[in-house]
The part of an RNA shown here (small-subunit ribosomal RNA, central domain) has 348 nucleotides and comes from an uncultured Caulobacteraceae bacterium. Its mean pLDDT, the model's own confidence on a scale to 100, is 87. Its Rfam family is "Bacterial small subunit ribosomal RNA". Its family is annotated with ribosome and structural constituent of ribosome in the Gene Ontology.

Context: one part of a larger RNA
RNA sequence: CUGGGCGUAAAGGGCGCGUAGGCGGCCGAUUAAGUUAGGUGUGAAAGUCCUGGGCUCAACCUGGGGACUGCACUUAAUACUGAUUGGCUUGAAUUCGGGAGAGGAUAGCGGAAUUCCCAGUGUAGAGGUGAAAUUCGUAGAUAUUCGGAAGAACACCAGUGGCGAAGGCGACAUACUGGCUCAUUACUGACGCUGAGGCUCGAAAGCGUGGGGAGCAAACAGGAUUAGAUACCCUGGUAGUCCACGCCGUAAACGAUGAUUGCUAGUUGUCGGGAUGUUUACAUCUCGGCGACGCAGCUAACGCAUUAAGCAAUCCGCCUGGGGAGUACGGUCGUAAGAUUAAAACUC
Numbered sequence: 001c002u003g004g005g006c007g008u009a010a011a012g013g014g015c016g017c018g019u020a021g022g023c024g025g026c027c028g029a030u031u032a033a034g035u036u037a038g039g040u041g042u043g044a045a046a047g048u049c050c051u052g053g054g055c056u057c058a059a060c061c062u063g064g065g066g067a068c069u070g071c072a073c074u075u076a077a078u079a080c081u082g083a084u085u086g087g088c089u090u091g092a093a094u095u096c097g098g099g100a101g102a103g104g105a106u107a108g109c110g111g112a113a114u115u116c117c118c119a120g121u122g123u124a125g126a127g128g129u130g131a132a133a134u135u136c137g138u139a140g141a142u143a144u145u146c147g148g149a150a151g152a153a154c155a156c157c158a159g160u161g162g163c164g165a166a167g168g169c170g171a172c173a174u175a176c177u178g179g180c181u182c183a184u185u186a187c188u189g190a191c192g193c194u195g196a197g198g199c200u201c202g203a204a205a206g207c208g209u210g211g212g213g214a215g216c217a218a219a220c221a222g223g224a225u226u227a228g229a230u231a232c233c234c235u236g237g238u239a240g241u242c243c244a245c246g247c248c249g250u251a252a253a254c255g256a257u258g259a260u261u262g263c264u265a266g267u268u269g270u271c272g273g274g275a276u277g278u279u280u281a282c283a284u285c286u287c288g289g290c291g292a293c294g295c296a297g298c299u300a301a302c303g304c305a306u307u308a309a310g311c312a313a314u315c316c317g318c319c320u321g322g323g324g325a326g327u328a329c330g331g332u333c334g335u336a337a338g339a340u341u342a343a344a345a346c347u348c
Stems, first nucleotide, its partner, number of pairs: 004319003007302002012316001014201001016199002021194003025088007033081002035077008049065006091191001092188001094186001097182003103177002108172001110154001114150004119145003125136002162169002206247006215241002220236004258315006266293013297304002321348003330341004
């Protein structure tokens, strides 16, 4: 390379946009590059293969043939692919009319709770635990009432509900804004799919500068527990968590399941739309999501099963025994932490 694979055995890139490339709908015409057939030339010799001959045989030498699956030119063919050209509407995009939504973003605003502060009532405990203690409290705590301040998060609604490419997104309302979906005309006419490199986005933690800091809380301190206890439990508590801007670029970034398209029994629930019918809140049908079960089929089994892990096609990524190792070295990126690319010796 061929071949076989990637839900759980090794293996789907964290997600998207998109360059090159690869692949690509229906009906014609032209061409003849690929393709197919024939012809001509060439494809050195030796060697290999077949068949003869010569050394007593053989190795060895030697005659003839075949092969050399290739290349070039040429003559044809035109189904498929390509190229050029003409058309089409089913793929794709746009327009018109509706719809749902924690999609993004922004200056605002609301109530509950928590903590702190002022004041009132009030008196000896409070807190915490398995039990305690550290801790707070007669300088008046805890409890309770009024007032004030601050920051963060949004109970109920809430739902195998919704939206988003993924990460993710929940109070309310708002300038702005992306996508999706249904129905219906109109319009363009293959404009499509995938996508090496590339570029963007990308939880948490972490980093830089400046703010903010209620609660929580790595580190740290103390109290317990214990043989010990650098823990689990308790009392405190700093980074951090929050905001702005800039980095980092990783996660069990998971459906451990790449994207797109077509085909292949059903039943049932739910979300968003539409059509028809009627008994006006239901029935039937239909499109698009999210679930549960289940046939064929698949699977090592578990299970998957129109949201496929079934049957096929196109394109990309990845795997090739365990350890060494996602490590070393080198490169690239980063302030750093580190990330990414990525071996070998050796060993079983």